[in-house]
RNA sequence: GGGGGAUUAGCUCAGCUGAUAGAGCACUUGAUUUGCAUUCAAGGGGUCAACGGUUUGAAUCCGUUAUCCUCCA
Repeated sequence: GGGGGAUUAGCUCAGCUGAUAGAGCACUUGAUUUGCAUUCAAGGGGUCAACGGUUUGAAUCCGUUAUCCUCCA
């Protein structure tokens, strides 16, 4: 320098077939307990890496950029 892949909640990841952003763990509150843990119930938390484009509508499609992984040179 070139090819391919990844970037979504605090963490690990779904959602990529354009139409309400989700799960598990973690966190908060309540119940249970003498207390803690476990269990149960409820709740909070996201400008979907950044910018631009297409579209009635973009996490999803297209372009550029950034970081990381991998292969080739």
The prediction has a mean pLDDT of 82. Predicted 3D model of a 73-nucleotide RNA (transfer RNA) from a Chitinophagaceae bacterium. Its Rfam family is "tRNA". From the family's description: Transfer RNA (tRNA) molecules are approximately 80 nucleotides in length. Rfam classes the family as a transfer RNA. The sequence is in RNAcentral, with records from ENA. Taxonomically the source falls in Chitinophagaceae (Bacteria, Pseudomonadati, Bacteroidota, Chitinophagales).